[in-house]
Context: one part of a larger RNA
This record gives sequence, structure tokens and C1' cells, in this order.
RNA sequence: GGACGAACGCUGGCGGCGUGCCUAAUACAUGCAAGUUGAACGCUUGAUUUUCACCGAAGCUUGCUUCACCGAAAAUCAAGAGUAGCGAACGGGUGAGUAACGCGUGGGUAACCUACCUUUCAGCGGGGGAUAACUAUUGGAAACGAUAGCUAAUACCGCAUAACAAUGUUGGAUGCAUAUUCGACAUUUGAAAGUACCAAUUGGUACACUGAGAGAUGGACCCGCGUUGUAUUAGCUAGUUGGUAGUGUAAUGGACUACCAAGGCGAUGAUACAUAGCCGACCUGAGAGGGUGAUCGGCCACAUUGGGACUGAGACACGGCCCAAACUCCUACGGGAGGCAGCAGUAGGGAAUCUUCGGCAAUGGACGAAAGUCUGACCGAGCAACGCCGCGUGAGUGAAGAAGGUUUUCGGAUCGUAAAACUCUGUUGUUAGAGAAGAAUGUUGCAUAGAGUGGAAAAUUAUGCAAGUGACGGUAUCUAACCAGAAAGGGACGGCUAACUACGUGCCAGCAGCCGCGGUAAUACGUAGGUCCCGAGCGUUGUCC
Repeated sequence: GGACGAACGCUGGCGGCGUGCCUAAUACAUGCAAGUUGAACGCUUGAUUUUCACCGAAGCUUGCUUCACCGAAAAUCAAGAGUAGCGAACGGGUGAGUAACGCGUGGGUAACCUACCUUUCAGCGGGGGAUAACUAUUGGAAACGAUAGCUAAUACCGCAUAACAAUGUUGGAUGCAUAUUCGACAUUUGAAAGUACCAAUUGGUACACUGAGAGAUGGACCCGCGUUGUAUUAGCUAGUUGGUAGUGUAAUGGACUACCAAGGCGAUGAUACAUAGCCGACCUGAGAGGGUGAUCGGCCACAUUGGGACUGAGACACGGCCCAAACUCCUACGGGAGGCAGCAGUAGGGAAUCUUCGGCAAUGGACGAAAGUCUGACCGAGCAACGCCGCGUGAGUGAAGAAGGUUUUCGGAUCGUAAAACUCUGUUGUUAGAGAAGAAUGUUGCAUAGAGUGGAAAAUUAUGCAAGUGACGGUAUCUAACCAGAAAGGGACGGCUAACUACGUGCCAGCAGCCGCGGUAAUACGUAGGUCCCGAGCGUUGUCC
């Protein structure tokens, strides 16, 4: 000199863009943060409409019309819990652990998996038994159950169908050892006759469903190299190192088990201890390097502590389950409930770090055919000079060099064109008016075209037109009017280092980054005037180069 997620002191007008618990991975009140689908399914409740039946009232044409109540059926709409499907493994947080194939980089898998998505091929036949919801009885303070009965499905279970799939045998070719590939034979294995629309029931379309091949995406494992300090840590290791056979896995492997052998690592630093998430990057520096790993992006690990599996394409799962432990809460003492390192917020700790805000309008995600629902992701607003950048606090003229302050050799000098005064401007501000971009799609309606089906149509696809959607926000921006009015401080002045005098004090009070200053003329302490530097900031402290 530069930098900072900074803090402290004094001061403080505005805007834009960023950033904001670095400490206790401490404990958490309250609210929200993951749902969605009725175009998979049965049921309950409510509303509306239609039809039917009974009873009552009125009118009269005396067997019809109207009205009201109650009941049943059907259709439509809404709400509720349940079965079922998909999602909940993403998104969001934190850095405790980890010195490791954890991360970075470059490779390998002839040792692997991959829901949804794209594409290709082939299918979607025919049956069955349950169960939740519900009803009844019943246990419990509650959490939550138990028994009996009833019912549906894209829930569940057999059967048929099938090879290019899997397994086994066998022949050829190829290769990198296990193998790969092309044939042949044998065996085995699947599904939802679903839902919606269509004038259609022979069916078509869309979304689903099943088997197989390929792709994409996401992951898994293995290897080379790199990745902090200490030798005042020198020896470490029995599943340890290797083999055979098996188990297990998506898959290799002492990953695990049995048996056999006695190996394996180490001064090129094993083992132990301490410290630490890693990287892209960021800061500094001419560079080489050194330091850091906040925000943003990639990877990893964790979710009160420890362990475990279940479900699933995917977890050994932050807002799932089970067990143990600590803590907190409820209890009828028998037993139960909980997990903010999600967003806000509270207590505590600390030098120190924000609102219990608005919206799904945009982007993205989940579900859905869609409308749409959900989304503390996200977009915005709020607080904080915490940082960077920009703007302003007026401009011009103005010498009687005013008053006043300071100083003086008493002549003057200086603050100083500074002020006053006159003229002007209106950035910002105040008031009023106008007022955005961010909105594109999807959807619905109409029109046209193409493919396809057919006796025809609907639906689907593409294009065009119309309808319609903004939290921010009456914000940004623009226009008009008004007023110099409402907006300057901080530090320093002995040398380093730009900037000096007066008074007070008298080795006292004090200053100080280093040298040092102060004991009666202090440019070094305190105050005043002046000056210098920076400026909505200026200094101090801390850390790094």
C1' cells in the first nucleotide's frame, strides 16, 4: 500500500447492486417449509335439477292443475376421511466428523444398476379370493387399538399367450485371462378385457399398463498422480497378507465364512498424535510464490447422540420406522409425545450478524389429460454506511478587504470572495398528475393445414386470431409547481509524513506505530486559531499478502 462475512469510537442526506451468527453441530415457545391425482376405486355428508310414489292445502271443469312436506332413484357440483398411484432419495440447511480414492485431475468396468423421459419391436386374452373405508360391540385418561360383519379398484393372486430376455448344453469367429459375438437345442418368465372423449358399440383417439432392444440422464466400484504439521511418535498388523471353495451384492473384492500358507506395511516416514470438509475460486504479489476456502457453482459428510434395517428404480432416509441413551413436555401413574445444522423468531454465548413480512406474477420443482393445487425453492419488500459504485449538501458576481475571532514588532498579518448583498439553477427534496417493461406459454373458442381412421365423425398434432393473468406497486420513470430552503464530518500537523503559532501545564497531567516528547519560553501533553489529508464517511483494533 492492498484486502475483509469484520468489530469499536465519532459522525451520518439519497439511490443502485451485493452482503449479513465467523462464537454454543447449544436449547428451542409459536406459525409455516411436501404434497397431489375423482380421467384408478368404493363410501359418507351437503346443495341443485329431473322423475316417481304417499299424504295435506287451494282452485274449480269432480278428476285434473298448482303449491308445500317427507321418502326413493338418476344426473351434476362441492366437501370429508379411506384404499390405490406417483412424489416425498429433489429442492433447502450446516461443516460436527473425515488426512480418506474424501476431494481434484486423468483413466478403467470383458465387474455394474438406472423410476420418470426419447426411440424401435411385440402385446394388452380369460378368471379368482380378499381388505380398508363403513356398520355393530368393545378396551384405554390419552396415544392408539381389539373382535364380528359388508364392499370396490390401475390394490392383490393364479392361468393362457412369447423370445430377441434369463439359465443350461453345444458349434463357429474374435479378443485383454475371467470372456465377447453369431447360430442350434432344452427349460423358465409378463400384463390393467384400465380410465376419459368420440354417435361409436366391428371401432377410433389420448393417457396409462406388460415384455424386449437402443439412447439419454443419474449413480456405483476400481486404478495412476496430487492433497497440513510433529521423529520430543520407529516400529505397525491375525481378517492381518495371499490362495482354494462358498456366502452376499446391481457388481468386483477378506466385504463376509470355512480351510490352507505366513505373509503384508515402514526413514521415499508406516503406526500414533494434533489440526482440517475438498475444489472451481478469492486476497495479495511484477512474477514465482504466500494466505484463505464467507456469499455463487461442483463434490463429500451430517441431521439431539449411538446402532439397525424396512419400503422403493434410488435411502440405510433432516420435517419416515425400530432399539438404546441424554434432555424436554403430557399423564387418570398404567403409559405416551418430541427433535429448527428448513424460513422467520426466542433464550443463551459473544466484540458481533436482520422481519415471527408479501406473492406464487416470473424461473424451477411435485402431482394431474387439463383447469389447477402445493412450493419459507424462488421472486420481491423490510432492517443494518457492512461493502462497492454513483449523486447531493448549491452556482455566478461580490473589497467597505465589513463585523468578529486569532496573532502582533501595534504598522499590520490572517480566517477571506470566505460571509453579507445581488442574480440564477432545482440534481436531490416536498406536493400534484400521468404511469411501465418484466407476460411468454398453458387453457378455452374460431379458422386453416397435415397425418391417421374409416361408411362418417370426434379427438390428437401444427399454425394464425381472440379472450385472459403482476407480489413488487401506483414502484421505476416522465411532467408540472415551489423553496437555497431540509443535508459535513473525522483524523492529523517533531521526524518517518502533507500540514504551525498562541496560551495553559511544569518529568506533573499526559502522549506514543518506531525514534522518542514533558523537570518554566513544549511546532510532540491540554485548549484555541490556522493549516493538511480524506470525505458520508473518517480514524482505531484484529487478520492476511
Annotation: A computed fold for a 545-nucleotide part of an RNA from an uncultured bacterium, annotated as small-subunit ribosomal RNA, 5' domain. The prediction has a mean pLDDT of 80.